Model confidence (mean pLDDT): 80 of 100. This is a predicted structure of a 499-nucleotide part of an RNA (small-subunit ribosomal RNA, 5' domain) from an uncultured organism. Its Rfam family is "Bacterial small subunit ribosomal RNA". Its family is annotated with structural constituent of ribosome and ribosome in the Gene Ontology. RNAcentral holds the full RNA, with entries from ENA and SILVA.
Context: one part of a larger RNA
RNA sequence: CGCUGGCGGUAUGCCUAACACAUGCAAGUCGAACGAGAAUAAUCCCGGUUAAUCUAGUGGCGGACGGGUGAGUAACACGUGAGAAUUCGCCUUUAGGAGGGGGAUAACGGAUGGAAACAUUCGCUAAAACCCCAUAUGCCCUCGGGUGAAAAAGAGAAAGUAAGUCAUACUGAUUUAUCUCUGCCUGAAGAGAAGCUCGCGGCUGAUUAGCUAGUUGGUAGGGUAAAGGCCUACCAAUGCGACGAUCAGUAGCUGGUCUGAGAGGACGAUCAGCCACACUGGAACUGAGACACGGUCCAGACUCCUACGGGAGGCGGCAGUGAGGAAUUUUCUGCAAUGGGCGAAAGCCUGACAGAGCAAUACCGCGUGGGGGAUGAAGACUUACUGAGUUGUAAACCUCGGUACCCUAAGGAAGAAGAUAUGACGGUACUUAGGGUGGAAAGCAUCGGCUAACUCCGUGCCAGCAGCCGCGGUAAGACGGGGGAUGCAAGUGUUAUCC
Repeated sequence: CGCUGGCGGUAUGCCUAACACAUGCAAGUCGAACGAGAAUAAUCCCGGUUAAUCUAGUGGCGGACGGGUGAGUAACACGUGAGAAUUCGCCUUUAGGAGGGGGAUAACGGAUGGAAACAUUCGCUAAAACCCCAUAUGCCCUCGGGUGAAAAAGAGAAAGUAAGUCAUACUGAUUUAUCUCUGCCUGAAGAGAAGCUCGCGGCUGAUUAGCUAGUUGGUAGGGUAAAGGCCUACCAAUGCGACGAUCAGUAGCUGGUCUGAGAGGACGAUCAGCCACACUGGAACUGAGACACGGUCCAGACUCCUACGGGAGGCGGCAGUGAGGAAUUUUCUGCAAUGGGCGAAAGCCUGACAGAGCAAUACCGCGUGGGGGAUGAAGACUUACUGAGUUGUAAACCUCGGUACCCUAAGGAAGAAGAUAUGACGGUACUUAGGGUGGAAAGCAUCGGCUAACUCCGUGCCAGCAGCCGCGGUAAGACGGGGGAUGCAAGUGUUAUCC
């Protein structure tokens, strides 16, 4: 792809254009860090106070995980085994500390520009934002110096202690300290993570034989978390190569998968580990970690908006669209579980994930009835044609059961851990009772040999078949049709490809 198609379970599902993408969602969270504002309720001295709620902004943590793809890469990229010159947010353990000061700024208010995106200016304000001083178990060096930190923060009050204030008359309210929890700074250790170096291993081509100037090594310096031509200056002229350098082609690598008795051969979907990439090319910033898929800047191509001055965008996340193609699904449900981010928690977010939908795409299981039934019915086909044979116990007919399926009714999960509560799937699976129908549930290919399965008619080297050998020119078991048979079976045959 052709023909055909009943059910269930479990998996898998753009191999092509790393082609372009409409729309929605996929990374947020914290008011127990901070000021401000809004509406609500209570209360009174009518302007406040208190309470709980919400949020744009400052600030913190997370957006470096999770998810996708295989373009590039023949390389310490990967696999395996070693190594030394390193770093680390959160987490665990441990030793200490947390003293004194300061100036800003967003939000907000005023003014202004612009179509918009957004921007400018003046003024006010807070902090766990920022800065300075002090301090030192650290680090560096000549052992005497140098250098180097913080958030005095936030929340709570069941009981207790101390001090103060208010009311009162034995105690009550409240503030501070103590106390408890969370956080902060410095050092050490651990856990886990990451960077770096080396031995060995795994493609093709010699119709590619020479390649190399930061190239190879040294000295000094710079740079990095860290060794190093990593970079710079100077000095030397090395270094690699027939055990295949260089060049060219191809390719993500592995655990594994397929095949095979094995040795091997081919492949690298799903799942797991590592790597690389994120419209194309380049760059750094922030940060413990990126040179960052849903961050920034520059350049380019493309698309869109525009008031023509200027702006916006990046599905190789999940769905989905167009295109390409022989060819690959729903713009679904839920955070119930597992896991992740933030948070003290409640919780919020999570197209990760859990599920459902679609597809005979694959594997596995089940069914399409069981038993009886010879007038061996009719029909069809064949025939040594009025006798037989085959289809064939097949059918009719009788009987049984209700697997499967459908309907009705009743019950109804496990998956929930964690006392209560909490299930998207799902009133699903499953169970029971009653009812229904052999009914709507069998096809596809083949039958010359290889290769299981044979005859009749038609055709007449024609029409045609064919994997190879080969069939067909008038009796074709090989073409086409009928009957029959064989193989597999919800599939079957073909094509492509691997062993």